About this RNA: The prediction has a mean pLDDT of 82. This is a predicted structure of a 477-nucleotide part of an RNA (small-subunit ribosomal RNA, 3' major domain) from a metagenome.
Context: one part of a larger RNA
RNA sequence: UGACGGGGGCCCGCACAAGCGGUGGAGCAUGUGGUUUAAUUCGAAGCAACGCGCAGAACCUUACCACCUCUUGACAUGCCUCGGAAGUGAACGAGAGAUCGAUCACGCUCUUCGGAGCCGGGGACACAGGUGCUGCAUGGCUGUCGUCAGCUCGUGUCGUGAGAUGUUGGGUUAAGUCCCGCAACGAGCGCAACCCUCGUCCUUAGUUGCCAUCAUUCAGUUGGGCACUCUAGGGAGACUGCCGGUGAUAAGCCGCGAGGAAGGUGGGGAUGACGUCAAGUCCUCAUGGCCCUUACGAGGUGGGCUACACACGUGCUACAAUGGCGGUGACAGUGGGCAGCGAAGCCGUAAGGCCGAGCUAAUCUCCAAAAGCCGUCUCAGUUCGGAUCGAGCUCUGCAACUCGAGCUCGUGAAGUCGGAAUCGCUAGUAAUCGUGGAUCAGAACGCCACGGUGAAUACGUUCCCGGGCCUUGUACA
Numbered sequence: 001u002g003a004c005g006g007g008g009g010c011c012c013g014c015a016c017a018a019g020c021g022g023u024g025g026a027g028c029a030u031g032u033g034g035u036u037u038a039a040u041u042c043g044a045a046g047c048a049a050c051g052c053g054c055a056g057a058a059c060c061u062u063a064c065c066a067c068c069u070c071u072u073g074a075c076a077u078g079c080c081u082c083g084g085a086a087g088u089g090a091a092c093g094a095g096a097g098a099u100c101g102a103u104c105a106c107g108c109u110c111u112u113c114g115g116a117g118c119c120g121g122g123g124a125c126a127c128a129g130g131u132g133c134u135g136c137a138u139g140g141c142u143g144u145c146g147u148c149a150g151c152u153c154g155u156g157u158c159g160u161g162a163g164a165u166g167u168u169g170g171g172u173u174a175a176g177u178c179c180c181g182c183a184a185c186g187a188g189c190g191c192a193a194c195c196c197u198c199g200u201c202c203u204u205a206g207u208u209g210c211c212a213u214c215a216u217u218c219a220g221u222u223g224g225g226c227a228c229u230c231u232a233g234g235g236a237g238a239c240u241g242c243c244g245g246u247g248a249u250a251a252g253c254c255g256c257g258a259g260g261a262a263g264g265u266g267g268g269g270a271u272g273a274c275g276u277c278a279a280g281u282c283c284u285c286a287u288g289g290c291c292c293u294u295a296c297g298a299g300g301u302g303g304g305c306u307a308c309a310c311a312c313g314u315g316c317u318a319c320a321a322u323g324g325c326g327g328u329g330a331c332a333g334u335g336g337g338c339a340g341c342g343a344a345g346c347c348g349u350a351a352g353g354c355c356g357a358g359c360u361a362a363u364c365u366c367c368a369a370a371a372g373c374c375g376u377c378u379c380a381g382u383u384c385g386g387a388u389c390g391a392g393c394u395c396u397g398c399a400a401c402u403c404g405a406g407c408u409c410g411u412g413a414a415g416u417c418g419g420a421a422u423c424g425c426u427a428g429u430a431a432u433c434g435u436g437g438a439u440c441a442g443a444a445c446g447c448c449a450c451g452g453u454g455a456a457u458a459c460g461u462u463c464c465c466g467g468g469c470c471u472u473g474u475a476c477a
Stems, first nucleotide, its partner, number of pairs: 001477002003474003007471007015461002019425005026317008034308002042053002064303007073127001077126002079123006087106004092101003108117003129292002132290003138286002140281003143277001145275001150189006156165003169180003195269004200236007209226003214223002239263001242257001243255004319418001323377006335366003340359002345354003384415001389410007431453007
């Protein structure tokens, strides 16, 4: 100087408390451990691994296993030789296919006529290739403490020196934020602001959007209009600016104070200092070293990553009456769409099918649910719950056996609110309801976004956890 303390002081955070809803018990989904296996590819490991890499394993992916094959190679550059544009179409034999053998038709550009370009077959060698090892050799990227308020430097001063001072102190703040004081005076990286978005108003513009007034229609459908809504460009607005109190005449703090759409950082986002964890990643990529080179490289078929005495994490669905079922029936926003979204009509109980209007989209289309109203069930393993299994279908795809999703009929398991323990959340939040998107042929209860309905509680900081500043002890560095 740090680090640590079941030392002290001050302060903060959904840290506790006050509340609301969960997890831990059940079934299922998913990840992991373990076990099994020819293989169940690999990585991630307290917080900060475990719905994580994977924004999507039937083949492919795929890195794993078994078997069948290839050896200048699936891919790159260079040399020699032979042939032909590249390629397109048709099709035979063997084979699981990769591949091997054989056939036909159509097919080249430039040229100084030497050849050149491009492609294929063959050959020798330099080499290719490796998701093989080392993240403790590395770059890059990322997590984490933590959006915590800190981390430093120049000059000066003090100290033999390590270092100190500044950065401590008194107030204050979300903040090393600001004020005052002070052997310090200044400065940098952080904080804040500048950026995006939501909330108010003005203005510009008016189609595909809108409709107050005038006609018109089943319908903003048409004429008309751009006031309103909306869209998307530009501006205004908030600054403790004003008032009162308080404070040290300061910074600031307090006020159901005024004004205002908004008030004290208005809400949300982006933004992550010096550093810590030899944190994570050599399987995104790049890369040193090491290793393999008829194989640790490459192609193919099939299997596996989907196994299942068990254990854990994260979720979904429930255990019901604030509910289930039947009927009726309103109201969104974000987004997506041409190998696509697909209306209307018809068929089917349904998944879906047929036909196919319109739309490269403010034009067409995908497109709501909970809520509300009426009826029924009356506390039961039930008209709760839907696992599991049987049968029949639908769709995608070369192909759903291992191993897809959906529909219908039947079947109707556990489960009556969950031990110790433990998690999230302070407002348009929690809870609850549906919707869209990426990936994607198909395959979400995951992820990322969107709107609808919409709470309770916070006395307080003694305690638990994490953090900041000052101080003290130390046999630690």

The full RNA is in RNAcentral, with records from SILVA. Rfam family: Bacterial small subunit ribosomal RNA.